[in-house]
Context: one part of a larger RNA
C1' cells in the first nucleotide's frame, strides 16, 4: 500500500492468439450523461473547519458561520461520453519485385566412425602423468575390395539470415505460414493491450511400436588416493533417432512485457527503393543531451511521455505444509503460517 518500484539490489508472465475490461487518429454538427456555474431544499445534535470568547495558555468549553454529501429546478459547452455526417495521416486490402537454416512431408548424396567377408601381413595393439583392465597366434593393429547400418551433415559460415518464443545449417521436390521494399489504385478508425481461455513451447522424463553406428546417466572393472561411491583409463544398459500420445519446466536471458510519438552525430553490415546523394526495413560497434546507486543505457534506451497487461514489498522458515486442479508417473501449477535472525 490512493505510496515507491521491476537490466545486476525483491520485482516482467518462456512465447503467441484472443474474449470480457480498459484506452484510442482528423473534422463538423447536435445531445447535454460525467464536467463546471446559480438558485431552491436536506443534511437532528454532538464530531470537522473557519471566526470569535471563556478557564493565566493549553488540552477543555461556548458561540456565530460554513463546508462535504443528497434531491430538485435553471443555465453554459472547451474536455470525456452518446448520435449523425466527412477526412486520410494510423490500420488493412490490392499490384509489382527481390531476399531468407522459417514451417511439413517425401526423396536423393558424400566424407567419417562401428561391424561383417574376403586379400596382403606378423606380433603386438590400445590406453595414460605413469599403468593397468581390455583386444590379440582361434591371426589383431595396419593395409586394400566389397557389402551393412544407423547418425550427424566438414569447408561454404558472417556480432551474416530466417521465426512469437522455443528454435532453424548437406542437396532436390511438393504443400505451406510470415516480413520488407515500390506504387498511393481500394476500404475509412476498421485500432493498441489483454483478466480469464486457447494453441506453441529446449533438454531431460513418461506410454505404445519400431530403430540402434557414434556417444553414453546408471552399472562392471583397472587405476589414483589415507579414503575415491569422483575426476582418468577399459567396456556398458537406459537414453540419444523414429512414428503417435503424455508431459510443460530452464540462467525458456538482452536476467530489459507489448504498442505508439518525440528525443546530436559517426562507423560496419544484410535486404530492398530513384541507382549520384540520399531513403525504406533489419542487425551490430562507438557516442550527445538525458537518466542510472554506480556500472552503464544511449532512435533496437536503461531519455521525454502516454495506453493496457504481469509482478515485487527486508532475510530465514519455502516454492516448503495444507487444501484445490492438472499428470499414468515423475511432478507441476497455485501457495501460507507458526517460529527465527
Nucleotide at each position: 500500500u490512493u505510496g515507491g518500484g521491476c537490466g545486476u539490489a525483491a520485482a516482467g508472465g518462456g512465447u503467441g492468439c484472443g474474449u470480457a475490461g480498459g484506452c484510442g487518429g482528423u473534422a463538423a454538427u447536435u445531445u447535454a450523461a460525467g464536467u463546471c456555474u446559480u438558485a431552491a431544499u436536506u443534511u437532528a445534535a454532538a464530531g470537522g473547519c473557519a471566526g470569535u470568547g471563556g478557564c493565566u495558555c493549553a488540552a477543555c468549553c461556548a458561540u456565530u458561520g460554513u463546508a462535504c454529501g443528497g434531491u430538485u429546478a435553471a443555465g453554459a459547452u472547451a474536455c470525456u461520453g452518446g448520435a449523425u455526417u466527412a477526412c486520410u495521416u494510423g490500420a488493412g486490402u490490392a499490384g509489382a519485385u527481390g531476399a531468407g537454416a522459417g514451417g511439413a512431408a517425401a526423396g536423393u548424396g558424400g566424407a567419417a566412425u562401428u561391424c561383417c567377408a574376403u586379400g596382403u601381413g606378423u606380433a603386438g595393439c590400445g590406453g595414460u602423468g605413469a599403468a593397468a583392465u581390455g583386444c590379440g597366434u582361434a591371426g589383431a593393429u595396419a593395409u586394400a575390395u566389397g557389402g551393412a547400418g544407423g547418425a550427424a551433415c566438414a569447408c561454404c559460415a558472417g556480432u551474416g539470415g530466417c521465426g512469437a518464443a522455443g528454435g532453424c545449417g548437406a542437396c532436390u521436390u511438393u504443400c505451406u505460414g510470415g516480413a520488407a521494399u515500390c506504387u498511393a489504385a481500394c476500404u475509412g478508425a476498421c485500432g493498441c493491450u489483454g483478466a480469464g481461455g486457447c494453441a506453441c513451447g529446449a533438454a531431460g522424463g513418461c506410454g505404445u511400436g519400431g530403430g540402434g553406428a557414434g556417444c553414453a546417466a546408471a552399472c562392471a572393472g583397472g587405476a589414483u588416493u589415507a579414503g575415491a561411491u569422483a575426476c582418468c583409463c577399459u567396456g556398458g544398459u537406459a537414453g540419444u533417432c523414429c512414428a503417435c500420445g503424455c508431459a510443460g519446466u530452464a540462467a525458456a536471458c538482452g536476467a530489459u512485457g507489448a504498442g505508439u510519438g518525440c528525443u546530436a552525430g559517426u562507423u560496419g553490415u544484410c535486404g530492398g527503393g530513384u541507382c549520384a546523394a540520399c531513403u525504406c526495413g533489419g542487425u551490430g560497434a562507438c557516442g550527445c543531451a538525458g537518466c542510472u546507486a554506480a556500472c552503464g543505457c544511449a532512435a533496437u534506451a536503461a531519455g521525454c511521455a502516454c495506453u493496457c497487461c504481469g509482478c515485487c514489498u527486508g532475510g530465514g522458515g519455502a516454492g516448503u505444509a495444507c487444501g484445490u486442479a492438472c499428470g499414468c508417473a515423475a511432478g507441476u501449477a497455485u501457495g501460507a503460517a507458526a517460529c527465527u535472525c